Predicted 3D model of a 73-nucleotide RNA (transfer RNA) from a Patescibacteria group bacterium.
Its mean pLDDT, the model's own confidence on a scale to 100, is 82.
NCBI's taxonomy places the organism under Bacteria, Bacteria candidate phyla.
RNA sequence: GGGCCGUUAGCUCAGUUGGUAGAGCGUCUGGCUGGCAGUCAGAAGGUCAUCGGUUCGAGACCGAUACGGUCCA
Numbered sequence: 001g002g003g004c005c006g007u008u009a010g011c012u013c014a015g016u017u018g019g020u021a022g023a024g025c026g027u028c029u030g031g032c033u034g035g036c037a038g039u040c041a042g043a044a045g046g047u048c049a050u051c052g053g054u055u056c057g058a059g060a061c062c063g064a065u066a067c068g069g070u071c072c073a
Stems, first nucleotide, its partner, number of pairs: 001072007010025004019056001027043006049065005
């Protein structure tokens, strides 16, 4: 320098053919318990890496850039 893959909640990751974003763990609140642990119920938490484009509509499609991984030189 080039090819490919990835970037979504604090962490690990889903998200189907473009229709307005979720799970597990963690955190917080409450119930059960004398307390802890455990369990049950509920809640908070997101500029979907950044910018631009396509579209009535983009996490998903197209381009550029950044970062990480991997392969080639």